[in-house]
């Protein structure tokens, strides 16, 4: 230098044949207990890496940039 994969909640990842953003763990409150732990209920937490384009509508499709991983020379 060229090519491929990848970027979504604090962490690990789903969701990508366009149509309201989710799970597990973690965190907070409550119930339960003599008190913890465990269990249960409820809840908070996201400018979907950044910018632009297509579209009635983009996490999803297209382009560029940035970050991470890998391959070729």
């Nucleotide at each position: 230098g060229c090519c491929c994969u990848u970027g979504u909640a604090g962490c690990u990842c789903a969701g990508c044949u366009g149509g309201u953003a989710g799970a597990g763990c973690g965190c907070g409150u409550c119930u339960u207990u003599g008190g913890u732990a465990a269990a249960g209920a409820c809840g908070a937490g996201g400018u979907c890496a950044u910018g632009g384009g297509u579209c009635c509508g983009a996490u999803u499709c297209c382009c560029a940039u940035c970050g991470a991983g890998g391959g070729c020379u």